[in-house]
RNA sequence: GUCGGCGUAGCUCAGCAGGUAGAGCAUCUGUUUUGUAAACAGAUGGUCGUGGGUUCGAUUCCCGCCGCCGGCU
Numbered sequence: 001g002u003c004g005g006c007g008u009a010g011c012u013c014a015g016c017a018g019g020u021a022g023a024g025c026a027u028c029u030g031u032u033u034u035g036u037a038a039a040c041a042g043a044u045g046g047u048c049g050u051g052g053g054u055u056c057g058a059u060u061c062c063c064g065c066c067g068c069c070g071g072c073u
Base pairs, nucleotide, nucleotide: 001072002071003070004069005068006067007066010025011024012023013022019056027043028042029041030040031039049065050064051063052062053061
């Protein structure tokens, strides 16, 4: 240089043939316990990498850019 994959909650990842974004862990609160842990119940937390385009509507489709990983030269 070129081709491909990935980028979603603090972390690990789902999601989607376009229609108001989720799980587990973590954190906080409560119940339980002499106390801690565990268990159970609940809560908090996201401009879905970024800038455009298409569309009534984009995390999803298209294009550029940025970052990471890999193949080829």

Transfer RNA from Myxococcales bacterium UBA1203, 73 nucleotides, folded computationally. Its mean pLDDT, the model's own confidence on a scale to 100, is 81. The sequence was found in a public genome assembly. Rfam family: tRNA. Rfam links the family to the GO term triplet codon-amino acid adaptor activity.